[in-house]
RNA sequence: GUGUAGCUCAGUGGUAGAGUGCCUGCCUAGCAUGCAGUAAGUCCUGGGUUCCAUCCCCAGCAC
Numbered sequence: 001g002u003g004u005a006g007c008u009c010a011g012u013g014g015u016a017g018a019g020u021g022c023c024u025g026c027c028u029a030g031c032a033u034g035c036a037g038u039a040a041g042u043c044c045u046g047g048g049u050u051c052c053a054u055c056c057c058c059a060g061c062a063c
C1' cells in the first nucleotide's frame, strides 16, 4: 500500500455495480461467434463513531 461476484476491477456515509466467466434460451446440421436472460457477494476478521458504515477510526489477519 492492497483486501468488494469464480477472475480482473469500479464505487462511495443511505444495505453494491461493470467487464469477463458459469448456466439457460434463441441462432446453427453441429461447433464457434452473436443476441437475450438467470444465478452468483456475511464488501478479509473483530471492535468503535454515527439515525445509518463497503466507505470514517482502532486492532488483528493475509499478500
Base pairs, nucleotide, nucleotide: 001063002062003061006020007019008018009017014051023037024036025035026034044060045059046058047057048056